[in-house]
Context: one part of a larger RNA
This record gives sequence, structure tokens and C1' cells, in this order.
RNA sequence: UCAUGGCUAAGGAACUCGGCAAAUUAAUCCUGUAACUUCGGGAAAAGGGAUGCCUACUUUCUAGCAAUAGAGAGAGGUCGCAGAGAAAUGGCCCAGGCGACUGUUUAACAAAAACACAUGGCUAUGCGAAAUCGAAAGAUUAAGUAUAUGGCCUGACACCUGCCCGGUGCUGGAAGGUUAAGGGGGGGCGUAAGCCGCAAGGCGAAGCGCUGAACUGAAGCCCCAGUAAACGGCGGCCGUAACUAUAACGGUCCUAAGGUAGCGAAAUUCCUUGUCGGGUAAGUUCCGACCUGCACGAAUGGUGUAACGAUCUGGGCGCUGUCUCAGUCAUGAGCUCG
Repeated sequence: UCAUGGCUAAGGAACUCGGCAAAUUAAUCCUGUAACUUCGGGAAAAGGGAUGCCUACUUUCUAGCAAUAGAGAGAGGUCGCAGAGAAAUGGCCCAGGCGACUGUUUAACAAAAACACAUGGCUAUGCGAAAUCGAAAGAUUAAGUAUAUGGCCUGACACCUGCCCGGUGCUGGAAGGUUAAGGGGGGGCGUAAGCCGCAAGGCGAAGCGCUGAACUGAAGCCCCAGUAAACGGCGGCCGUAACUAUAACGGUCCUAAGGUAGCGAAAUUCCUUGUCGGGUAAGUUCCGACCUGCACGAAUGGUGUAACGAUCUGGGCGCUGUCUCAGUCAUGAGCUCG
């Protein structure tokens, strides 16, 4: 000096990103216990008191016919600084965010607000089911049968869940347009018997070969509807009231429709340490409001919420070597020799 422990005057979080770490608390009995609440809880809430040993005393219960034994409750006395005399053995309270909860997770840097969850909804599927694996046979689903099984979303509970189907998707529709292979085969080209011609050459039936127009031809797409707890979306400018300010009101442009209820500087607010109030002597955090929402918002759920949480944030009491500011002791390492 380092590590691990013990103790510490006065103060008591002044430390620090942050009470991290440590300390406090702790057992049993008695007493007592708030807001809130889903009436179960909250709750060991909080807070307060007691605890050793001795006695021939009093008394209750249990077993037993009884003697007696066991388990308690008291009364009297007594010792120490200290009686749950060691060890083991909750610190507590207030407020807020998130997630209802118990659970699950990144084996070895993340345990959470992430995942799951009961609940709710949409959707597919009538059984040789849909879905999945497989080339198939076959198998799982399921020795199940719509109160079932699969997919997607939401995430207890309470109150609710607004408007938009123009785009994309899905479902349904079939009149018209477009549309493949196939069918169809008008026409054209080649070949060539033959014919014409003095010749060069020309014409050219049938057959064969090549090519191929019209017409016909499904789904799909275009088209027409429906559908948002499908993917998603949910405006701008100008004016107006007898102080001013503001605008219930009016005008106008655009849109598929222009954000309803509720919430709101929020896990979302840039400007921003917004403004006001509370808490502090002093508060970029915190709590309550306001609303000017850069850029909340309704199952990509909205707003609340008792209980719960090794969760996150702010405050308080207690407690302490975290600190003012260090000191000291023990053990081990470090150093020397072997």
C1' cells in the first nucleotide's frame, strides 16, 4: 500500500449520477393500526409494551378412580451495564410513471416498461376440415368435430372504443373491355405435271411443304359493390362581439374523411430550466395545474385503477465512517531470508 473484517468523539447524506456500500430493523407474546379498495385486502401497515432466575404461594386446562404428570396464567422475591444477554432473524412511510397479477427471457455484460398471461375481437375451417410436413404414400391436427382446431391482433378489471372504403389488401359480382395455349383456317409463298413462247422466259391444276388473317377461347386485370378490433388515414386561409384580448359565428379552398370522448411540456414538448402553484434557505429532477399537442388519441387500443414488482422516478423519518476527516485494531497478501 492492497484485500477482508471489528470499533470510533462531535455532526448525521454535508458523500454521490444515485444513500452505491454499510448501518438501522429483526424472534415470540400483548396492544394497536390510516388513506384507498375489486370489500378479499391494504396489514407484520404505522406505533407502543413485555421477555432472565428463585419460591414450600394462588389458580386454569388436559390425562388419570386417585396419587401424580404435563401445559399455561398470576402473585411474591431476586441479580447484572445489559434477560429474544450467543447465532439465526423485515428498516419504515408518502407520491408518481410503466406493466394488472403468479410466471418467462438475452446459459457467460441487459430480468425489464420486453415475452407470456386470463379477457376481448377479427378471420379460416362442415370433417378425406382448414393449417403444417412430404415427390408421393402417409402423418400431425385428433382417436378431436364449430363451447372444436388453426392464423392475426389486444392484454385483469371499470368506463369506453368516434369519422374515413379514395389508395393497398381481402370478400362477393358478373354485363362490357383486355387476354394465353388450343380450335379455326380466308389469303400468300415454294415445288411442279402441263401449257404458251424462236429463245430468254412466263403461266401453272392436283398433291406435298412453309406461312398464316377473321372468328372462337378461362382465370386474372380493368370494372361494380362490401369490408377498418383489415394495412392504414383523420386539413388550410381570411374575417367577425360596445376597452382590449379572444372568437360561440361567417366566408372561401381542398379532401375518402378532416381527430370525437378522454388525456396532454407526457417513457411523446423542439423552442424549454415553457408559465403558475407545492415541496427546499436555494429544485434543469419531482408533484399539481394551464394548453401554444414542433410531432397524444381510442384493441398498432384511449383514460382510470385496489393488489402486486430484486422495476424506474421524487420526497421524508430512522440509521449510520458515504462524507466533514480521518484514527485505530485483527487477519491475509505485498518486502527480506530459506
This is a predicted structure of a 338-nucleotide part of an RNA (large-subunit ribosomal RNA, domain IV) from an activated sludge metagenome. Rfam family: Bacterial large subunit ribosomal RNA. Gene Ontology terms of the family: ribosome and structural constituent of ribosome.